RNA sequence: GCCGAACUUCCGGAGCGCCAUCCCGGAAGACGGGGAACCCAACCCAACCGGGGCGAGUCUCGCGGUGAUCCGUGAGAAGCGCUCACUCAGUGAGCGCGAGCCCGUCAGCUAACCCCGCAGGC
Numbered sequence: 001g002c003c004g005a006a007c008u009u010c011c012g013g014a015g016c017g018c019c020a021u022c023c024c025g026g027a028a029g030a031c032g033g034g035g036a037a038c039c040c041a042a043c044c045c046a047a048c049c050g051g052g053g054c055g056a057g058u059c060u061c062g063c064g065g066u067g068a069u070c071c072g073u074g075a076g077a078a079g080c081g082c083u084c085a086c087u088c089a090g091u092g093a094g095c096g097c098g099a100g101c102c103c104g105u106c107a108g109c110u111a112a113c114c115c116c117g118c119a120g121g122c
Stems, first nucleotide, its partner, number of pairs: 001122003007029007031117005040108001050106001051103004058077008079097008
């Protein structure tokens, strides 16, 4: 400096000769996320693979494995981020990402209200 909500302030404790930084716990503000009425939406059948949330992270095709709707791999598309430039609500070019995790049979939207996060990575 960058991704991200993940920053700021205060109190207490530990530590120290004292202060500050750091560490632990708590509170408040900012920021972020979830649950939750009326109304609206949905609510027909079968198969099988319950369903849902955070996040850009979903989808298509080829090849290989497989019991498979699963796994691996390659190339793309949606989408996302950064840098530079320009005719700067945007457009163009280049580079990168296109993951992972959580709830636990349960949640459409949703005011009041309630609950949670405030990390991590490069």
c-di-AMP riboswitch aptamer (ydaO/yuaA leader) from an Actinomycetes bacterium, 122 nucleotides, folded computationally. Rfam family: c-di-AMP riboswitch aptamer (ydaO/yuaA leader). Rfam describes the family as follows. This family represents a conserved RNA structure found upstream of the ydaO and yuaA genes in Bacillus subtilis and related genes in other bacteria. Taxonomically the source falls in Actinomycetes (Bacteria, Bacillati, Actinomycetota). It was read from a public genome assembly, where an Rfam model found it.